[in-house]
RNA sequence: GUUUGAUCCUGGCUCAGAACGAACGUUGGCGGCGUGGAUUAGGCAUGCAAGUCGUACGGAAUCCGGGGGCAACCCCGGGUUUAGUGGCGAACGGGUGAGUAGCGCGUGGGAAACCUGCCCUCGAGAUGGGGAUAACACCUCCAACGGGGAGCUAAUACCGAAUAAGACCACGGGGCCGCAUGGCUCUGAGGUCAAAGGUGGCCUCUGCUUGCAAGCUACCGCUUGAGGAUUGUCCCGCGUCCCAUUAGCUAGUUGGUAGGGUAAUGGCCUACCAAGGCGACGAUGGGUAGCUGGUCUGAGAGGAUGGUCAGCCACACUGGGACUGAGAUACGGCCCAGACUCCUACGGGAGGCAGCAGUCGAGAGGCUUCGGCAAUGGGGGAAACCCUGACCGAGCGACGCCGCGUGGGCGAUGAAGGCCGUUAGGUUGUAAAGCCCUGUCGAGCGGGAAGAAGUGCAGGCGGGCAAACAGUCCGCUUGUUUGACGGUACCGCUAAAGGAAGCUCCGGCCAACUCCGUGCCAGCAGCCGCGGUAAUACGGGGGGAGCAAACGUUGUUCGGAAUUACUGGGCGUAAAGGGCGUGCAGGCGGCUCUGUAAGAGGGAUGUGAAAUGCCCUGGCUCAACCAGGGAACGGCAUCUCUGACUGCAGGGCUUGAGUAUAGGAGAGGAUGGGGGAAUUCCCGGUGUAGCGGUGAAAUGCAUUGAUAUCGGGAGGAACACCAGUGGCGAAGGCGCCCAUCUGGCCUAAUACUGACGCUCAGGCGCGAAAGCUAGGGGAGCAAACAGGAUUAGAUACCCUGGUAGUCCUAGCCGUAAACGGUGGGCACUAGGUGUAGGAGGCAUCGACCCUUCCUGUGCCGCAGCUAACGCAUUAAGUGCCCCGCCUGGGGAGUACGACCGCAAGGUUGAAACUCAAAGGAAUUGACGGGGGCCCGCACAAGCGGUGGAGCAUGUGGUUUAAUUCGAUGCGACGCGAAGAACCUUACCCAGACUUGACAUGCGCUGGACCGGUGUGGAAACACACCUUCCCUUCGGGGCCGGCGUACAGGUGCUGCAUGGCUGUCGUCAGCUCGUGUCGUGAGAUGUUGGGUUAAGUCCCGCAACGAGCGCAACCCUUGUCCUUAGUUGCCAGCAAGUUACGUUGGGCACUCUAAGGAGACUGCCGUCGAUAAGGCGGAGGAAGGUGGGGAUGACGUCAAGUCCUCAUGGUCCUUACGUCUGGGGCUACACACGUGCUACAAUGGCCGGUACAGAGGGUUGCAAGACCGCGAGGUGGGGCCAAUCCCACAAAACCGGCCUCAGUUCAGAUUGCAGUCUGCAACUCGACUGCAUGAAGGCGGAAUCGCUAGUAAUCGCUGAUCAGCAGGCAGCGGUGAAUAUGUUCCCGGGCCUUGUACACACCGCCCGUCAAGCCACGAAAGUUGGCAGUACCCGACGUCGCAAUCCUAACCGCAAGGAGGGAUGCGCCUAAGGUAAGGCCACUGAUUGGGGCUAAGUCGUAACAAGGUA
Repeated sequence: GUUUGAUCCUGGCUCAGAACGAACGUUGGCGGCGUGGAUUAGGCAUGCAAGUCGUACGGAAUCCGGGGGCAACCCCGGGUUUAGUGGCGAACGGGUGAGUAGCGCGUGGGAAACCUGCCCUCGAGAUGGGGAUAACACCUCCAACGGGGAGCUAAUACCGAAUAAGACCACGGGGCCGCAUGGCUCUGAGGUCAAAGGUGGCCUCUGCUUGCAAGCUACCGCUUGAGGAUUGUCCCGCGUCCCAUUAGCUAGUUGGUAGGGUAAUGGCCUACCAAGGCGACGAUGGGUAGCUGGUCUGAGAGGAUGGUCAGCCACACUGGGACUGAGAUACGGCCCAGACUCCUACGGGAGGCAGCAGUCGAGAGGCUUCGGCAAUGGGGGAAACCCUGACCGAGCGACGCCGCGUGGGCGAUGAAGGCCGUUAGGUUGUAAAGCCCUGUCGAGCGGGAAGAAGUGCAGGCGGGCAAACAGUCCGCUUGUUUGACGGUACCGCUAAAGGAAGCUCCGGCCAACUCCGUGCCAGCAGCCGCGGUAAUACGGGGGGAGCAAACGUUGUUCGGAAUUACUGGGCGUAAAGGGCGUGCAGGCGGCUCUGUAAGAGGGAUGUGAAAUGCCCUGGCUCAACCAGGGAACGGCAUCUCUGACUGCAGGGCUUGAGUAUAGGAGAGGAUGGGGGAAUUCCCGGUGUAGCGGUGAAAUGCAUUGAUAUCGGGAGGAACACCAGUGGCGAAGGCGCCCAUCUGGCCUAAUACUGACGCUCAGGCGCGAAAGCUAGGGGAGCAAACAGGAUUAGAUACCCUGGUAGUCCUAGCCGUAAACGGUGGGCACUAGGUGUAGGAGGCAUCGACCCUUCCUGUGCCGCAGCUAACGCAUUAAGUGCCCCGCCUGGGGAGUACGACCGCAAGGUUGAAACUCAAAGGAAUUGACGGGGGCCCGCACAAGCGGUGGAGCAUGUGGUUUAAUUCGAUGCGACGCGAAGAACCUUACCCAGACUUGACAUGCGCUGGACCGGUGUGGAAACACACCUUCCCUUCGGGGCCGGCGUACAGGUGCUGCAUGGCUGUCGUCAGCUCGUGUCGUGAGAUGUUGGGUUAAGUCCCGCAACGAGCGCAACCCUUGUCCUUAGUUGCCAGCAAGUUACGUUGGGCACUCUAAGGAGACUGCCGUCGAUAAGGCGGAGGAAGGUGGGGAUGACGUCAAGUCCUCAUGGUCCUUACGUCUGGGGCUACACACGUGCUACAAUGGCCGGUACAGAGGGUUGCAAGACCGCGAGGUGGGGCCAAUCCCACAAAACCGGCCUCAGUUCAGAUUGCAGUCUGCAACUCGACUGCAUGAAGGCGGAAUCGCUAGUAAUCGCUGAUCAGCAGGCAGCGGUGAAUAUGUUCCCGGGCCUUGUACACACCGCCCGUCAAGCCACGAAAGUUGGCAGUACCCGACGUCGCAAUCCUAACCGCAAGGAGGGAUGCGCCUAAGGUAAGGCCACUGAUUGGGGCUAAGUCGUAACAAGGUA
């Protein structure tokens, strides 16, 4: 960050950090220091990695010097050296991590149970002999590797003998000490056991006597002993991964005795004896793994890790074995077996890089077949010196860490270019260019370290040994010799900004934004998620952010994650309390005294390797890196002190616990017996046609007599009322009455025991219902089943039947929403009020009342707790103790395994895979076939229609070149369109134009334009002719045309980019805000409640108080009156005139007109109501409670409608998607729907007569009278710019007459003929008239619409549009009803409340089968491989044992012979191998099973609302 509309919580997933022996991608200047085969402990070519010593030995070769010799050659001395004998080393150093869960490692101890070459110190000794053998030379076998025979020779090689301080063995005596065995020491006598020389020098002693040596001396060696140091071996305490779906393991096993073996203890081995030993504090088995110092991370505690460096272990092709040696069971040794590779003459041989380089393989992936022993270290040597792939260095790799550079300053016409742009400009950006500087790194040239101290040699000085001025050793000193790296670090000089910047990211987390392209495509993505035409999320450009010789990605670890919680979590509802009890082990445990000192605390000592880390200081120019010092190393061990606390031992106490006594309540349990009511069945009586059942029915029962009713009987099960959030029980559970047996509980008062307690893994027991086994029983009820209904279906809900079962006995099962969804115990922390049981006090007649206490069981409530809901002395509060359980959802309580079960099944209980959530509580809405209250022509009550017919009109569909486009449930469909013959017109066909039909600007140029006539053409258009300007400052301008350029133009697209306007919910009564208050919060309150209203209208109440937009009122009109005014209106009275008429004079009273007022406010009365708001009734009034009508439409909803009214972003077209013109089309027609008109007739039709409106319109206009025409109309034109004249006769109505119920004298469609009018033009395609024709239609199925009064219905009139065209629309008046008891139901709406798994909000959500694709897993006849073991067979090498066979130098023995040794044979053990039966693990397997995932498949509707059967 992510679950939600929002919120809080729970909870998982994910990110930001650090790290790495890394790898991959892009990029790459330099240096320093580190680091580099993690996989195949896979296989290896080649070279090197362990030798050295001639001062141990013999010989050989060669060189040098000397001598002899003519020479070959010989002798002596010296140096070098191959091979050999011999010594030391090779057991170190170096590699690797396979094995190992172990005393392997770590840490601390022990060895009185041990070893220790070389080294150091001290003591003693080294006498005198012997026999061999390699090399060598000779013979011989073999392909090779390698042998064999006989012969010679030496030693510091080998073997006896002497000596024996000392050591060892057994025997004896004394002393001291210890933790057992025992140790140390003194001493007596006996036995056994050593040795080797080499080199240099010297003459003091002795012998020959130049000098040499038997001698002396020095050094190096040798033997023995004691001690030290070091290394090693063994033993012990503690610590050291996962699995219990591994619970039992063990026969040398455990112990003893004796013996063997070892350096040494020990079943280490053998024989015998005993039967032990280990294990829930996890044995045995399986898996994984070298351990540690440390390293990474982390605040720490922890977690992860063990590469480089250091300590230990293990291994050296695999397995086994011993030899040698101080030391090995031996990486570069041996033997055997096996696999592999190589050589071979096929007979047989050779080999072991997990040393350094290097090679192949597998792999994402890890270097040079380098230099040097200069330094450090190691081996040998007296030493020089030799060896040393240890090591020191260099090389390669950005693998890591660290440092440096890629330049610095100035530089604004803010250049050009790029990008954006509202066209102003902005940005890249002082960035560049340009000017002035600097010189790190790199390049070139030159200089040039430290690392080197030693050793040796030569000289000098001092000292030790010594007889010594030899010699040798030690120390000091002088000179000289030694560098792989490397001509490197470093320094100087030269030239030159010259050679040196990339990578990732820019939706949020997370720092950084724009343009273009794309259009759920291509793609991105760590999580959430982006992309379906305006993408800051894809790709590119520009710009920006971050890091930088790197930057990203991937992988892994820790962190964040308090997400395993020791520090530091939880379990009523989120995951989580075991169904309940009993109780062993374990854990925990009251008051007090004494002792002890295991725990605990203090002090001291030892140890805790070094390195690392930390602090301080120092060295490389800094840093990384390195060095010195310090602290620390949280641990372990020992000694000592303390005695509070825990433990342990002992003593005491009574309050915890228990026992006794007296009472008490109870559906507590078990067994036996008894009872009545009811159902059913059977028998009998009465009685007759139905009963029963349901929403309604049917199946069913009944005339063979049911149901109903009465009597009798049978049988089983359950126990009405009492009965109560009453009682009892641990839970499950327990309810008629009585008896017997029996468990627990409560109260009171005293006595007693003296901590005897709490909890409880495993174990054991109990455990509803259903189910199972066996035997009974069976009335009612009732799974399954059958039938009847319902239904689209109905394997259900409803009905009629009905079997298991329900009941009893015995035995299994062992689970439940076994729930208070709350484990048990103890203590503490306000109260109030019921109820059950008991006891006390007061009081009394009293068992009443009142009051106190204990125990149980409820409700309310404070503090506190809680995410909230809620809990709250019966805690979910505050503490202690013990147990159980949880760690995201799904997969799954599944699979496998094990245990239990007769079975059903139960208990225990995963993983792969998959999702970014799944959840809890609460909030606001919406919804409900939830509830309450209330409205509306919503229903009902009425009146008239639509739906049927014909026609008109619109739409769909179809057709067409085109039938232009839009509108589509209500809220599209007589709608845009208040009027398509051309025009309109947007569509189609055809003909034309291209600065354009239209606007503006600029440049150039010409001229009036307009108008008229003619020709061509369908027209547009083209050409010709005629006619024809104005102003002027004379430059020019106005006006018009042409060319060119900017641009025009588009009814092309996007109403889902928009403005504006409109529809709709709805003229519904609602929608909000500020402050305050409440709530962690979303939010709530206000706005809810009680009344009332048409109304959130008003009143009252109230943690709310106010306010805004809506309601109402203000506006228009209409109804009454008044005032003013009086023409074109009016005419009462007066006068004149006419057949008649306000026609005229006159008048303005009335009507009317049009301006202003009045009037109505629940104001008055009564009554109801809280005295309020208000309701009802009444009076008055033209009008009464909003008087009627209109205008007026809150916050918002529907991505509602409109880009074709207009405006407008974006996009597209530009000789065309623009413009002009002619013709056609929008008027089509098998059909379907909407809206209308006219009818179907008598409340009517026709004919004749006669009466009464309102509101409008009229000069390109309305038109009178008159005449003509049957008529539409024509001729003509009085009057009127209109209260004057005209349109204009209103019609229904009324009066009279005819028609008489019929497809008619109804109805008028359709068609024919003839006309009228408008218009350029009525063919497609106008209206009207006359005559003729005379269709369907006889009141309309399902369904559906309007209307509550001057309304519906009915009748006509006017207007807009308009040349003409009205059945449509907008208005006007005339005549003029019916009904409303009411709110159950349908529809819509408002308020409150409730439930919710809905929030795109029920047109919601969502479940399961089936079908399809993909994925992982289980089962499975089997098949294949691996691992460990068991039994048996075979049995190499080899140690050990035995041996009467063979061989045999040293010693013994005169000899024979012996001792000893070797060979060989036999035996025990034993690797590999084989056979057999099993175990465990893994791969695979036809088929099969479920599971998961997958925009739009099928069937139904299970769940969420009372989800329609909770």
Small-subunit ribosomal RNA from a metagenome, 1510 nucleotides, folded computationally. The RNAcentral record of the sequence draws on SILVA.